The RNA shown here (SAM riboswitch aptamer (S box leader)) has 105 nucleotides and comes from Sphingobacterium allocomposti. NCBI's taxonomy places the organism under Bacteria, Pseudomonadati, Bacteroidota, Sphingobacteriia, Sphingobacterium. Rfam family: SAM riboswitch aptamer (S box leader). Gene Ontology term of the family: regulation of gene expression. The model forms 97% of the base pairs in the Rfam consensus.
RNA sequence: CGCUUAUAGAGAAAGGCAGAGGGAAUAGACCCGCUGAAGCCUUAGCAACCUGGUGGAUGGCCAAGGUGCUACAUUCUACUUCCUGUGUAGGAAGAAAGAUAAGCU
Numbered sequence: 001c002g003c004u005u006a007u008a009g010a011g012a013a014a015g016g017c018a019g020a021g022g023g024a025a026u027a028g029a030c031c032c033g034c035u036g037a038a039g040c041c042u043u044a045g046c047a048a049c050c051u052g053g054u055g056g057a058u059g060g061c062c063a064a065g066g067u068g069c070u071a072c073a074u075u076c077u078a079c080u081u082c083c084u085g086u087g088u089a090g091g092a093a094g095a096a097a098g099a100u101a102a103g104c105u
Base pairs, nucleotide, nucleotide: 002104003103004102005101006100007099013043014042015041016040017039021032022031023030026078027077028076029075044070045069046068049066050065051063052062053061054060074097079094080093081092082091083090084089
């Protein structure tokens, strides 16, 4: 890098360094940002995929070692099908893409 499976409208922030961008990419929309973005560090927290314990148990419960995460629904839309409607609009399901975990090559 690729493949498979699972999950997602829940949850959780302060400080230091830094100094203009950021919300994955493309387009549009909507937002965040010098009352300090990205990034890095410290501490704190959330969650519970793997892990450990308990246990008859792949359920449940407990812990939190490995990851992950801590603006906005994965910020929203984009593709397909269906429904409503004709205002090129709205809604539902799914797909794709990306994210995270576990496993595999």